This is a predicted structure of a 92-nucleotide RNA (c-di-GMP-I riboswitch aptamer) from a PVC group bacterium.
Of the family's consensus pairs, 95% are formed in the model.
Its Rfam family is "c-di-GMP-I riboswitch aptamer". Rfam describes the family as follows. GEMM was predicted in a large-scale screen for bacterial structured RNA regulatory elements.
The prediction has a mean pLDDT of 80.
It was read from a public genome assembly, where an Rfam model found it.

């Protein structure tokens, strides 16, 4: 250094849930506790792919100027997947 693996050993991260909560129109984020799992479940929204629907267009009821309902990312998911970067052990 490249490939392969997580059996050991050092460690790491932290589902779902609980809530004192906070932010936000939602998705969802954080932060405490928690442990489902994960050899990149590190970092990055760069491509696919999913959630959302404030705001914007359309349509409908309603006529208190409101209410549904469709479309749409600028919003967001890195533990959905792919790509880039970094990176612990061991083997070859």
């Nucleotide at each position: 250094u490249a490939u392969c693996a997580a059996a050991a050993a050092a460690g790491g991260u932290a589902a779902a849930c609980u809530c004192a909560u906070u932010c936000g129109a939602a998705a969802g984020a954080a932060u405490a506790g928690g442990g489902c799992a994960c050899a990149a479940a590190g970092u990055u929204a760069c491509g696919g792919g999913c959630c959302u629907a404030a705001g914007a267009a359309g349509g409908g009821c309603a006529u208190u100027u409101g209410u549904c309902c469709u479309u749409u990312a600028u919003g967001g998911c890195g533990g959905c997947u792919g790509a880039a970067c970094c990176g612990c052990u061991g083997a070859u």